[in-house]
RNA sequence: GGAUGUAGCUCAGCGGGAGAGCAGCGCGUUUGCAACGCGAAGGUCGCGGGUUCAAAUCCCGCCAUCUCCA
Numbered sequence: 001g002g003a004u005g006u007a008g009c010u011c012a013g014c015g016g017g018a019g020a021g022c023a024g025c026g027c028g029u030u031u032g033c034a035a036c037g038c039g040a041a042g043g044u045c046g047c048g049g050g051u052u053c054a055a056a057u058c059c060c061g062c063c064a065u066c067u068c069c070a
Base pairs, nucleotide, nucleotide: 001067002066003065004064005063008022009021010020011019016053025039026038027037028036046062047061048060049059050058
């Protein structure tokens, strides 16, 4: 100097509804387990500030991780 930071994990979402898969929980099915189906829960969107009617998204600073150069 560059990239990344969103659910327990892996990641979408690039101004207006915060989401998916897996995991965990409950129910159904089974003698039981797995698989399958249904349902609910789970988030200060890394932190602070700014712009805007409105920010996960745009701008600035900081922090953390990865990486490049010296």
A computed fold for a 70-nucleotide RNA from a Candidatus Dojkabacteria bacterium, annotated as transfer RNA. It matches the Rfam family "tRNA". Rfam links the family to the GO term triplet codon-amino acid adaptor activity. The organism belongs to Candidatus Dojkabacteria, within Bacteria.